[in-house]
RNA sequence: UCGGGGGUAGCUCAGUGGCAGAGCGGCUCGCUGUUAACGAGAUGGUCGAGGGUUCGAACCCCUCCCCCCGAGCCA
Repeated sequence: UCGGGGGUAGCUCAGUGGCAGAGCGGCUCGCUGUUAACGAGAUGGUCGAGGGUUCGAACCCCUCCCCCCGAGCCA
């Protein structure tokens, strides 16, 4: 430099045009002599950034940034 995959809650990931979600974690309470486990409740977001298309964009298009894999190049 080229090709492919990825970036969404603290973590792991769904969601592929029409209300942004799940599991885990963390918080509070119950239970227990205590912890764990279990139960209940509440809490979660600049969808990597900017722009475009559209009535409407996490989703489609363009540019850029970051991570992973492969290829190439130079010394």
Molecule: transfer RNA
Organism: Patescibacteria group bacterium